[in-house]
RNA sequence: GACGAACGCUUGCGGCGUGCCUAAGAAAUGCAAGUCGAACGAGGCUCCUCCUUUUCUUCGGAUUGGGAGGAUGUCCUAGUGGCGAACGGUCGAGUAACACGUGAGCAACCUGCCCUGCAGACGGGGACAAUCCCGGGAAACUGGGGCUAAUACCCGAUGUUGUCGUUUUGGGGCAUCCCGAGACGACCAAAUGGAGCAAUCCGCUGCAGGAUGGGCUCGCGGCCUAUUAGGUAGUUGGUGAGGUAGCGGCCCACCAAGCCGACGAUGGGUAGCUGGCCUGAGAGGGUGGUCAGCCGGAUUGGGACUGCGACACGGCCCAGACUCCUACGGGAGGCAGCAAUUAGGAAUUUUGCGCAAUGGGGGAAACCCUGACGCAGCGACGCCGCGUGGUCGAUGAAGCCUUUCGGGGUGUAAAGGCCUUUUCUGGGGGAAGAAGACAGUGACGGUACCCCAGGAAUAAGCUCCGGCUAACUACGUGCCAGCAGCCGCGGUAAGACGUAGGGAGCGAGCGUUGUCCGAAUUUACUGGGCGUAAAGCGCACGCAGGCGGGUUCGUAAGUUGGUGGUGAAAUCCCACGGCUCAACCGUGGAACUGCCUCCAAAACUGCGAGCCUAGAGUGCGGAAGAGGGGAGUGGAAUUCCUGGUGUAGCGGUGAAAUGCGUAGAUAUCAGGAGGAACACCCGUGGCGAAGGCGGCUCCCUGGUCCGCUACUGACGCUGAGGUGCGAAAGCGUGGGGAGCGAACGGGAUUAGAUACCCCGGUAGUCCACGCCGUAAACGAUGGAUACUAGGUGUAGGAGGUAUCGAUCCCUUCUGUGCCGUAGCUAACGCAUUGAGUAUCCCGCCUGGGGAGUACGGCCGCAAGGCUGAAACUCAAAGGAAUUGACGGGACCCCGCACAAGCGGUGGAGCGUGUGGAUCAAUUCGUCACAAAGCGAAGAACCUUACCCAGGCUUGACAUCCCGGGAAUCCCGUCGAAAGGCGGGAGUGCCCUUCGGGGAGCCCGGAGACAGGUGUUGCAUGGCUGUCGUCAGCUCGUGUCGUGAGAUGUUGGGUUAAGUCCCGCAACGAGCGCAACCCUCAUCCUGUGUUGCCAGCGUAUAAAGUCGGGAACUCUCAGGAAACUGCCCGCGUAGAGUGGGAGGAAGGUGGGGAUGACGUCAAGUCGGCAUGGCCCUUACGCCUGGGGCGUCACACACGCUACAAUGGCCGGUACAGAGGGCUGCCAAGGGGUGACCCGGAGCUAAUCCCAAAAAGCCGGCCUCAGUUGGGAUCGGAGUCUGCAACUCGACUCCGUGAACGCGGAAUCGCUAGUAACCGCCGGUCAGCCAUACGGCGGUGAAUACGUUCCCGGGGUUUGUACACACCGCCCGUCAUACCACCCGAGUCGGCUGCACCCGAAGUCGCUGAGCCAACCUUUUUUUGGAGGCAGGCGCCGAAGGUGUGUCCGGUAAGGAGGGU
Repeated sequence: GACGAACGCUUGCGGCGUGCCUAAGAAAUGCAAGUCGAACGAGGCUCCUCCUUUUCUUCGGAUUGGGAGGAUGUCCUAGUGGCGAACGGUCGAGUAACACGUGAGCAACCUGCCCUGCAGACGGGGACAAUCCCGGGAAACUGGGGCUAAUACCCGAUGUUGUCGUUUUGGGGCAUCCCGAGACGACCAAAUGGAGCAAUCCGCUGCAGGAUGGGCUCGCGGCCUAUUAGGUAGUUGGUGAGGUAGCGGCCCACCAAGCCGACGAUGGGUAGCUGGCCUGAGAGGGUGGUCAGCCGGAUUGGGACUGCGACACGGCCCAGACUCCUACGGGAGGCAGCAAUUAGGAAUUUUGCGCAAUGGGGGAAACCCUGACGCAGCGACGCCGCGUGGUCGAUGAAGCCUUUCGGGGUGUAAAGGCCUUUUCUGGGGGAAGAAGACAGUGACGGUACCCCAGGAAUAAGCUCCGGCUAACUACGUGCCAGCAGCCGCGGUAAGACGUAGGGAGCGAGCGUUGUCCGAAUUUACUGGGCGUAAAGCGCACGCAGGCGGGUUCGUAAGUUGGUGGUGAAAUCCCACGGCUCAACCGUGGAACUGCCUCCAAAACUGCGAGCCUAGAGUGCGGAAGAGGGGAGUGGAAUUCCUGGUGUAGCGGUGAAAUGCGUAGAUAUCAGGAGGAACACCCGUGGCGAAGGCGGCUCCCUGGUCCGCUACUGACGCUGAGGUGCGAAAGCGUGGGGAGCGAACGGGAUUAGAUACCCCGGUAGUCCACGCCGUAAACGAUGGAUACUAGGUGUAGGAGGUAUCGAUCCCUUCUGUGCCGUAGCUAACGCAUUGAGUAUCCCGCCUGGGGAGUACGGCCGCAAGGCUGAAACUCAAAGGAAUUGACGGGACCCCGCACAAGCGGUGGAGCGUGUGGAUCAAUUCGUCACAAAGCGAAGAACCUUACCCAGGCUUGACAUCCCGGGAAUCCCGUCGAAAGGCGGGAGUGCCCUUCGGGGAGCCCGGAGACAGGUGUUGCAUGGCUGUCGUCAGCUCGUGUCGUGAGAUGUUGGGUUAAGUCCCGCAACGAGCGCAACCCUCAUCCUGUGUUGCCAGCGUAUAAAGUCGGGAACUCUCAGGAAACUGCCCGCGUAGAGUGGGAGGAAGGUGGGGAUGACGUCAAGUCGGCAUGGCCCUUACGCCUGGGGCGUCACACACGCUACAAUGGCCGGUACAGAGGGCUGCCAAGGGGUGACCCGGAGCUAAUCCCAAAAAGCCGGCCUCAGUUGGGAUCGGAGUCUGCAACUCGACUCCGUGAACGCGGAAUCGCUAGUAACCGCCGGUCAGCCAUACGGCGGUGAAUACGUUCCCGGGGUUUGUACACACCGCCCGUCAUACCACCCGAGUCGGCUGCACCCGAAGUCGCUGAGCCAACCUUUUUUUGGAGGCAGGCGCCGAAGGUGUGUCCGGUAAGGAGGGU
């Protein structure tokens, strides 16, 4: 795009079309084929006349019944007869066929009615229906007898013609033959009927011709299947006879043995064919409904009759099934005609009107008949047309939707004003279609159409809105409900579900489903492929077939041009025309791409003939070779046997063990046996078609190459089938058997180890003969020929140049490799050995799985091979390349990563955190590293988020409004408090018109609102952790690539560093690195108090205490200094590096701050902010108390220890950095002490905290659970605080637990570091701080090195990974579902063969029974001719029996497969 459609929702009108696709199932009812009286007899109706009869009578007549005759209406009817019924209408079952299409042929045919022509129609005869009588039967129907007509039937005559036979003769053709002209012989006609007054008309017979319609034959064309390969006995042909309209094996007898088939016979499946129709650019593909042509069918099967025509839809006979009637004896029926019914189905109409038109039958005609046809009805089933209003109308109503609350959308849409009337309703008018001289005739139909009136009046839906694909928001829902054509949506912010608003598309329709074509160059003729995506047979030989070198002549099959015929109409296309337009219809043209005929051409192909040598082959001369087969032969080695020497091991492995060995192994020597394989040579060397071939010699044998150019003269290439060869394993028979070695045994390894390793070992491996026929049989690349740059190896041959020659160089042919241009390729790659450019031939492919499976067939001894599906299932499977990530891949390089060291943790007690458990609550978050002394730099109340209890409801807090009051302070009472109730004191500021008003604050009230540590860190901002202070991450332009992408950023060096240098299709740049910043280390300058004090002075027991000094230390500022700058070596002359000098410091001097692109949906809604959701007398707020502090346990981080490098006691020394007014707190005094009293000083280089501690000196302890260790518990106190019970710290006295250096495992640290030692700070009333952040003091050890562990950077490689190895993924098993295969069987269908039975009927024979026509008259009726019934026979449908083939259904059970 299309449809004979169906389904869902919806529906105003008209026109034109169209409508059982299923059950060729069944079949109520009505209709669908009759007509002719001008063929005929008879009957009936009507009329007239006559006779008779009944009744009445006005005596005219009327009327009833009967009879006779006639006529009329050209009336009706059954019958005889004629024509028609073979058309028209319907359906598509069957049919794969001369059925259809197309073109030819019939010299092998028929043709009623029609037309033309010629010639005729004479004389006779006998019947049968109807009807009448008598019967049978329920009916259908029928028997017997009698009468009768004809255009019914029969006989005879005539015989133009015709047919046949004989014969004369002309012409023609296409083989048999055909067409004429003539003579003779034989045979064959008719209705002279019907109508009319007549003219005449209609008929009849024979023949010829025409026309029309048919019959038959042939070429070509159009389905699937080879898992159907052979079929065929009337089969193929001949002769003869029969039959037919006619040819013919059509039929029969005889004879012969043919005929068809790979160019697909036979069988199976499916199917009416065509013009056309749909689609498509076309070529094609699909289809065959309506219309038209042909064919076929008429309940199923068979058969003939009649007839011009049938094997006959509305005829006959028979058989079968079914239905109906029946009196049970018998009968009837056939909608695939039009309607209608039922069934089936997703589904398909009225039991309508009319013969007015067109057409058909009959008739002389009128006319009759006509479910053909013309119309109407039903159905949006399709196509076409029209309408459902038009115009104006707001910075834009209401409603609804949305919102950032400002607004936006619906939207000129509505309302409202004006206008129109197609449509609609009512009224009026009103066709054409109708033909003919007139008249008459219309189903449709009072329809179309026209006019008038009325009034916006009667008339819009459907689908969609994630992408494809045009159209977006809100709410609801929460992997639910659902959507879905594909991809895919939905797990709390869904443009994808549902609804709404809005929008998009189409519109009386819109969607869905189904089917076909297109898109699909996705079966490729046009127009594809096969190295790796699916796809080259394992290789060769070769029949058929396909294709084929040069040249000449001929031919004309193909080919090309033209002529003639045909290609039905309709359809399509063009033009014009008719319905108002269109759909639709009409007229004309074009076209129908085809087939046939004739003519011409001769280039190409074919064919015939001749010649040629370039292809191919032969000959001659040479050459190489693991080419093949057979026979023989050789040495090394292994093993075994015998003997000698010799002694304790051998062997084997990662390490071992099994095994062998004192009965003498291994080792070694000599001799012997046997089998198999041939080291070195050996080479991307050679040979072969492939498989494959390797010691040496001989014999037989195939192929190849080179040279010469003598011969043949296209002999060629390919190759479906076919045939042969064909590794290894395997099979059969018989040998052989050294080594090796499936299976098997043992030993190890391991969680296991039916493996890898080891010790043994059977088939086998070897030989002969025979099978098998496969392979990653690979170059994953079929064969042949020609052409198309080179370079460089190698093997075999030939030639040339130079040379005395070896040899070298050059050229060339054949083979075999590598690199590479053009070209090709998706890329990888291929590239004269093509995967390039072309031609020829073969094989093969068409998504993945199922499956190389099943079934069938063929082969095989078997194993199995060859051929080779489907159901079902998936939305992919796959190739090449790219970027990552990963690897028990490779390379390079870093890091306290390992190693080397030092000290810890893990064990104990305690502290803290976490899990778990518990609880009314033990608030919450955080979970590998990167949660767990974390948020928390301070939980007794508060904090506090939790629990219990008591309270509040515009609220503890913000803004707005109203009323009142200043604020504020004090007191009483109830209560645990919050709070409730009550009382008292007390007025300020600004303005003022002096009434009052205003601002802040307080109280009361109303509602908007507040409030939420409620939820979502997976809606977010911000901040943070981590990889990681790792050296990386990118961009612009250019270049390369179809592209992803690459290059740059890789490489060579170097660095802590993508740091720098060199090189380079790259050149630059950005974020990172480094530097700039802070601090420490040196010096200088300045400064000189509160700091300092050398020199001078002063003072003291002593002390920078004082005068003073400005040198030093120090403070605070500013500056200098370090840059591989200098030297030597290395390096490339570079970057840099090693060493050195100088220097306080040396190569980033130490430390800090500083964290690239990004990753982890990492962490945090409970710091804060914030979208959505949720709560609103509570999930908000206040208060008291409790809890966050519970404790069988488990983990993490710490503290203190276990002691002598120690503990205790006494004495004594040296820091830095901090903090301090709600503060630090001195001196002095009290207390054992915590602390208290006290109050000087200090807003701090001034005073205070403040004592530093380890250290040093001296003493005691003496290896002990102790003078180690301090937990726990008892008692007594101090301090903070409203308050130390739950639950503070500290002091003193007493108590004195575990613990004796810690399993597996694990952490930190590379120098002023670790370790050890103390000091300070923040938070803070106090403190559970052993934490955290800082400060200094004392002050080590070790690093060979980068194999290994962990993490990281770079390059490379493999990848089936890409939520990226914590990936992916295989098989069994378990469970559920599905389809298929096998299957003891069983049921059904198609069909073959053989036989039995055998209806109807044709044909044949018979025909003693029966018979009108003609003949004969024996003689009054017989005989003959001819025929009929009946009988017999051939054939013969259905049926039956037996036995096969094929297909399908079903089945216990079995097998695998899919999801």
A computed fold for a 1459-nucleotide RNA from an uncultured bacterium, annotated as small-subunit ribosomal RNA. Its Rfam family is "Bacterial small subunit ribosomal RNA".